[in-house]
């Protein structure tokens, strides 16, 4: 120089004029909680996607079991996570680095197109071997067809059931041998640990897919800020539920208490059990009304710095700051300089001058997170190639 790899950031500035949303304070006006005026603050890295994990808030909560949904290497961080951060295996990369992540040797399943065959393996050309016919240059060849072998070489595929040698054979075959890869079992070493390294020891060899059922661990109540609560308003009622049986008690028309059943309802998928209620101005179901105010509400697992611990995520301590709360929803809109990129022109080669753009998108109960969107630009660290000293 060129081509990259991981990381980290910013995403227009500045000023006038007019607007809006909140909160103060001050004046009018006189209670409708208005209207003027000052003064203060008023979107984001993702505020999205609503994909994860929570926090709060009601509901529910003696328990078992099925069922359903999550997660999936190991250590650790977190409030918790499907998130982060070190490891480990394996896969791609010349490399910086990235990608993947129980279990196919427990059972069912399925594996497109090609292909004979895709999992109890098979037999298309091939190869050997026999038999049969026909043909020739007749102790043999050769050629068509069956019949039996075999799977070493063709071929299909993304994958044909260990690899390369040799012995073996009619030809071949882990059919036997060595030697590599591989399992699976045991045993020593190292590690918190995933795992590695090694010795025996066996049989020759095990395809792939669990985001297919499914097996194993370990988790997991339900709904959500239209949570919940308080105020105001406003509205028209309907219809079911009046158990049964037996004891027992009392002030004996009538009640209460107990026990088995029955009905209802809760336990937010189901059984079992558990709990209540069966007349109390209750429950249940339909039906009518509101659609308005307040409060949940924004100071928090917060944020900035330093200082310590830790490889690192991240933790501690101590100083300092307060940073949006709308409600059909405020945070704009137009001028002007400058910035930054593009495209035209000029040109004295260093700029100049005129037009255009300047993304993605926007709070909605709050946080950690992930995914996805992005004009343009700015840092670090690292890799490889080249070419200079």
């Nucleotide at each position: 120089c060129g081509a990259g790899u991981g990381g980290g950031c910013c995403g227009g500035g500045c000023g006038g004029u007019c607007g809006c949303g909140u909160g103060g304070c001050a004046g009018c006006g006189a209670u409708c909680u208005g209207c003027u005026g000052c003064c203060a603050u008023g979107a984001g890295g993702a505020a999205a996607g609503u994909c994860c994990g929570a926090a709060c808030u009601c509901c529910a909560c003696a328990g078992a079991g099925c069922a359903c949904g999550g997660u999936g290497c190991u250590g650790g961080g977190u409030a918790a996570c499907a998130c982060c951060c070190a490891g480990g295996c394996g896969g791609g990369g010349u490399g910086a680095c990235c990608c993947g992540c129980g279990g196919a040797a427990a059972g069912u399943g399925c594996c497109a197109c090609a292909g004979a065959a895709a999992a109890c393996a098979g037999g298309u050309c091939g190869c050997c071997a026999u038999c049969a016919a026909g043909c020739c240059u007749c102790g043999g060849g050769c050629u068509u067809g069956g019949u039996g072998g075999u799977a070493a070489g063709a071929g299909u595929g993304a994958a044909a059931a260990g690899g390369u040698g040799g012995u073996g054979u009619a030809a071949g075959a882990g059919a036997c041998c060595a030697c590599c890869a591989g399992c699976a079992g045991u045993c020593c070493a190292g590690g918190u640990g995933a795992c590695u390294g090694g010795g025996c020891u066996g049989g020759c060899u095990a395809g792939g897919c669990a985001a297919a059922c499914c097996c194993c661990a370990c988790c997991g109540g339900g709904a959500g800020c239209a949570a919940g609560g308080c105020c105001a308003a406003g509205c028209a009622g309907a219809g079911g539920c009046u158990g049964a049986u037996g004891g027992c008690c009392c002030u004996u028309u009538g009640g209460g208490c107990c026990a088995u059943c029955g009905c209802g309802g809760g336990u937010u998928g189901c059984u079992c059990g558990c709990c209540c209620g069966c007349a109390g101005u209750g429950c249940c179901u339909c039906g009518g009304g509101u659609a308005g105010g307040c409060c949940g509400c924004u100071a928090g697992a917060g944020g900035c710095g330093u200082c310590g611990g830790g490889u690192a995520a991240c933790c501690g301590a101590c100083g300092u700051c307060c940073c949006a709360g709308a409600u059909a929803g405020a945070u704009g809109a137009c001028c002007g300089c400058c910035c930054a990129c593009c495209u035209g022109c000029c040109c004295a080669a260093g700029g100049g001058c005129a037009g255009g753009u300047g993304a993605c998108a926007g709070a909605a109960u709050u946080c950690g997170g992930c995914u996805u969107a992005c004009a343009g630009g700015c840092c670090c660290a690292c890799u490889c190639g080249c070419c200079c000293g």
Predicted 3D model of a 389-nucleotide RNA (Bacterial RNase P class A) from an Anaerolineae bacterium. The organism belongs to Anaerolineae, within Bacteria. Its mean pLDDT, the model's own confidence on a scale to 100, is 79.